[in-house]
RNA sequence: CCAAGAUAAAGGCAAACUCAACUGAAAAGUGAGGGCGCAAAACUACCGGCCUAAGUCUUCUCUGACAGGAAGAUAGGGUAGCGGGGUCGCCGAA
Repeated sequence: CCAAGAUAAAGGCAAACUCAACUGAAAAGUGAGGGCGCAAAACUACCGGCCUAAGUCUUCUCUGACAGGAAGAUAGGGUAGCGGGGUCGCCGAA
């Protein structure tokens, strides 16, 4: 120096839940508390998965027609704490 990830040291992040408001159609995100856990639980939606369905499309319904109503499909929306890939990176023993 590389690798190895510990019952080491220093520092870091923060699930559920709670509170208050805000953004959003929703999923979800942001702040404070909290701490289940995490050696990449740092960054990145490129691949697969998962969540949501405003808009759009299709069908049905209603109507003279428009408008309206219902169902289904769909990501240009999310999730990096679901897995993989990419980028950067602290400490470091047997």

The RNA shown here (c-di-GMP-I riboswitch aptamer) has 94 nucleotides and comes from a Desulfobacterales bacterium. The coordinates come from a structure-prediction model, not an experiment, and the mean pLDDT is 82. The sequence was found by an Rfam model in a public genome assembly.